Source information: This is a predicted structure of a 72-nucleotide RNA (transfer RNA) from a soil metagenome. The prediction has a mean pLDDT of 81. Rfam family: tRNA. Rfam describes the family as follows. Transfer RNA (tRNA) molecules are approximately 80 nucleotides in length. It is annotated as a transfer RNA.
RNA sequence: GUCGCUAUAGUUCAACGGAUAGAACGGUGGGUUUCUAACCCUCUAAUCUCAGUUCGAUUCUGAGUAGCGACA
Numbered sequence: 001g002u003c004g005c006u007a008u009a010g011u012u013c014a015a016c017g018g019a020u021a022g023a024a025c026g027g028u029g030g031g032u033u034u035c036u037a038a039c040c041c042u043c044u045a046a047u048c049u050c051a052g053u054u055c056g057a058u059u060c061u062g063a064g065u066a067g068c069g070a071c072a
Base pairs, nucleotide, nucleotide: 001071002070003069004068005067006066007065010025011024012023013022018055026044027043029041030040031039048064049063050062051061052060
């Protein structure tokens, strides 16, 4: 330099173009317990950026950024 893949809560992952963007782990507060752990309830927090298509974009298209890989 060319090509491919990936980018969503603090972390690991879901999500037919129409959902309140969901789950688990984590964290907060409470319950239970002599205490801790476990268990139960509650709250917490996310779509990499900029454009385009569309009535409607996490999803499709283009460019960029970052990571990984292949080739040179």